This is a predicted complex of two RNAs, RNase P RNA and transfer RNA, with 551 nucleotides together. The prediction has a mean pLDDT of 75. Rfam match: Bacterial RNase P class A. Rfam links the family to the GO terms tRNA processing, ribonuclease P activity and dimeric ribonuclease P complex. The family's RNA type in Rfam is ribozyme.
[in-house]
RNA sequence: GAGCGGGUCGGGCGAUCGCUGGGUUCUCCGUCGCAAGACUUGAGGACCUGGAGGAAAGUCCGGACUCCAUAGGGCAGCGCGCCUGGUAACGCCAGGGGGCUAAGCUGGCGACGGCUUGGCUACGGAUAGUGCCACAGAAAAUAAACCGCCGGUGCGAGCGGCGUCGGUGACCGGCUGGAGGCGAAACCUCUGGCGGGUCUUCCAUUAACCGCCGCAUUGGUAAGGGUGAAACGGUGGGGUAAGAGCCCACCGCGCAGGCAGCGAUGUCUGCGGCACGGCAAACCCCGCGCGGUGCAAGGCCAAAUAGGAGGGGAGGGCUAGCUCGGCCCGUUAGGACCCUCGGGUAGGCCGCUUGAGCCGCCGAGCGAUCGGCGGCCCAGAGGAAUGAUCGCCGAGCGCAUGAGUGCGGGAGCAGCGGCUUUCGGGUCGCUGGUUUCGAGCGAUGCGCUGCACAGAAUCCGGCUUAUAGGCCCGCUC
RNA sequence: CGGGGCGUAGCGCAGCCUGGUAGCGCACCACAAUGGGGUUGUGGGGGUCGGAGGUUCAAAUCCUCUCGCCCCGA
Numbered sequence: 001g002a003g004c005g006g007g008u009c010g011g012g013c014g015a016u017c018g019c020u021g022g023g024u025u026c027u028c029c030g031u032c033g034c035a036a037g038a039c040u041u042g043a044g045g046a047c048c049u050g051g052a053g054g055a056a057a058g059u060c061c062g063g064a065c066u067c068c069a070u071a072g073g074g075c076a077g078c079g080c081g082c083c084u085g086g087u088a089a090c091g092c093c094a095g096g097g098g099g100c101u102a103a104g105c106u107g108g109c110g111a112c113g114g115c116u117u118g119g120c121u122a123c124g125g126a127u128a129g130u131g132c133c134a135c136a137g138a139a140a141a142u143a144a145a146c147c148g149c150c151g152g153u154g155c156g157a158g159c160g161g162c163g164u165c166g167g168u169g170a171c172c173g174g175c176u177g178g179a180g181g182c183g184a185a186a187c188c189u190c191u192g193g194c195g196g197g198u199c200u201u202c203c204a205u206u207a208a209c210c211g212c213c214g215c216a217u218u219g220g221u222a223a224g225g226g227u228g229a230a231a232c233g234g235u236g237g238g239g240u241a242a243g244a245g246c247c248c249a250c251c252g253c254g255c256a257g258g259c260a261g262c263g264a265u266g267u268c269u270g271c272g273g274c275a276c277g278g279c280a281a282a283c284c285c286c287g288c289g290c291g292g293u294g295c296a297a298g299g300c301c302a303a304a305u306a307g308g309a310g311g312g313g314a315g316g317g318c319u320a321g322c323u324c325g326g327c328c329c330g331u332u333a334g335g336a337c338c339c340u341c342g343g344g345u346a347g348g349c350c351g352c353u354u355g356a357g358c359c360g361c362c363g364a365g366c367g368a369u370c371g372g373c374g375g376c377c378c379a380g381a382g383g384a385a386u387g388a389u390c391g392c393c394g395a396g397c398g399c400a401u402g403a404g405u406g407c408g409g410g411a412g413c414a415g416c417g418g419c420u421u422u423c424g425g426g427u428c429g430c431u432g433g434u435u436u437c438g439a440g441c442g443a444u445g446c447g448c449u450g451c452a453c454a455g456a457a458u459c460c461g462g463c464u465u466a467u468a469g470g471c472c473c474g475c476u477c
Numbered sequence: 478c479g480g481g482g483c484g485u486a487g488c489g490c491a492g493c494c495u496g497g498u499a500g501c502g503c504a505c506c507a508c509a510a511u512g513g514g515g516u517u518g519u520g521g522g523g524g525u526c527g528g529a530g531g532u533u534c535a536a537a538u539c540c541u542c543u544c545g546c547c548c549c550g551a
Stems, first nucleotide, its partner, number of pairs: 001477009011393007019051010030039003053453001057464002060462005065294001067292002077290005082096005097123001098121010124285002129283002131279003146225002148221009158212004166203002169199004174194008233251006252274001253272008298350004308341005318334005357376008394451001395449007404441002407438005413432008478550007487503004497534001505521005527543005
């Protein structure tokens, strides 16, 4: 200096003018009072004092508070899910366990492990059931058999070996014919025929056998090949016709028991030859939790207008009912208006900010957190205040200046060392100092930027997301 | 304050529940038909599935976070 992880702060001081909550005080209007004076609301002024955040955001969880509902329990629905602890509660936090992974070291023939330091972890159940696993591949989940490997049988107008019969060739000797030497015989030479023996060269394959090959069929097999994200345990050895947990050892997995631990779990021993692929951020099963509602909750005061209830309601007339076949008479009710009451709108007040509060010290705990003591009061607006203009400091960016500082590259100088040499030198590396170039640190001056994300709305605890820059700690390079 | 829905080609929409090939209509391009245009027919191109992360062998689809838009209730 860079990267990663964690924590923390997130501008400071001052001036002027405003906005807003509270307090004190003054003036005006109003009410009461003979007056002195008192009082509430409203308007205005002066002074004092408080006035955004770490996320006020997203509204993703949990609670306080509120009203409604409610005997108790269940179903449905939604949410959560390793263990222990913390908490008012939580899906949050702390500690621990398991798993995955990066780097380094290390054991083993190998499968596969062990250790250290980090990071991640929505981590109940896949032998409760249902479902899905495209394409490729023989086969995708009660396995199967494409190529391959092996055994049996059959066929081959395939090969090889042994070898039979036959032919042929060479050689040997026998019988016999012809021609010639030579007239006859013998003999010799040449040339045929017949059968035999030896060699086994060559040809053929008609039999049998053996081995191999090809095809078909039947059976065994899952070692190997190939496909896939995933192939029904793996490694090493034995074994076999070939193979296979078929057998053995180890590794992995599962089951049972012992021990350690509150527990998750770890470890040891024995057993099982493996039966048990993945997906539950698929349905689902198991366990746990949840009644609903949200400050426009909810409570209080309460105008105008309209409507409601009760009371009063003069005289005449009207309407309706009762009596009645019908009318009159009688009687009841209604309506204007007045008074009272209640619901309730506008509006106002409360809820509203003293609270699972903040700070400091001490103590318990690994920690989250808890306890004790002391101190403090820190926005409460309600279409919604917390702003504007400046100065100084800080921060960032740009430009200029040059003293300094280390780093990197180039050039040439000196020294040392290596290689080579035609002994003149050449070349490479290191060190020292010189010069030059480059990026930077730091210093000064000037200019620019008011300076990250972002604005409380009943309150609180979390999570998540956004965030310029500064500071601190740890690890790596 | 509370609740719900949507985002897929230039435009309007399917596909998502139950994961595996992104499709339809209009629009666009080329060709044919026409003297030319329109209509019509044939063929074709075009999509980071709003963004990021995760689960999974595999994500438009499932989960979490986030951005934008719309609607509803008190």